Annotation: Predicted 3D model of a 71-nucleotide RNA (transfer RNA) from a Candidatus Melainabacteria bacterium. RNAcentral records the identical sequence in 4 taxa. Rfam family: tRNA. By type it is a transfer RNA. Its mean pLDDT, the model's own confidence on a scale to 100, is 80. The sequence is in RNAcentral, with records from ENA.

RNA sequence: UCCGAGGUCGUCUAAUGGUAGGACACGACGCUUUGAACGUUGGAACGGUGGUUCGAAUCCAUCUCUCGGAG
Numbered sequence: 001u002c003c004g005a006g007g008u009c010g011u012c013u014a015a016u017g018g019u020a021g022g023a024c025a026c027g028a029c030g031c032u033u034u035g036a037a038c039g040u041u042g043g044a045a046c047g048g049u050g051g052u053u054c055g056a057a058u059c060c061a062u063c064u065c066u067c068g069g070a071g
Stems, first nucleotide, its partner, number of pairs: 001070007010024004018054001026042005047063005
């Protein structure tokens, strides 16, 4: 330099173009003599920019980062 794959809560992982969800973790409360476990509940994310569209995590362009391959 070229080609391919990928980037979503703290972590892992979903989501036919139509309310961004689940698990673990964390906070609060309940339960308990205390703790653990269990139950209820809360906060928390679409890599950046632009385009298409009534509507974009999703489609397109570009940039950036990670991984793999070629030279």